[in-house]
């Protein structure tokens, strides 16, 4: 350097054009318990890598760069 793949919450990953972006674990916080874990209820937490095009409308779709893994000289 040339291809291909991932990139979404503390973490693992779902969602491939339309309505408030979700799940499980994690954290807190409340019931409950002699505590405390189990359990039941909520709640915090997100510029969907970076910039830009497309479009009425983008986490999706296209172009560029960044970061990891592949992979090929």
């Nucleotide at each position: 350097g040339g291809c291909c793949g991932u990139g979404u919450a503390g973490a693992u990953c779902a969602g491939u054009g339309g309505a408030u972006a979700g799940a499980u674990c994690g954290u807190c916080u409340g019931c409950c318990u002699c505590c405390g874990g189990a359990g039941c209820a909520g709640a915090a937490g997100g510029u969907c890598g970076u910039a830009g095009g497309u479009u009425c409308a983008a986490a999706c779709c296209c172009u560029a760069c960044c970061a990891c893994g592949g992979u090929c000289g």

The RNA shown here (transfer RNA) has 73 nucleotides and comes from Rhizophagus irregularis DAOM 181602=DAOM 197198. Its mean pLDDT, the model's own confidence on a scale to 100, is 80. Its Rfam family is "tRNA". Rfam classes the family as a transfer RNA. Rfam links the family to the GO term triplet codon-amino acid adaptor activity. It is recorded under the gene name tRNA-Arg-CCG-1-1.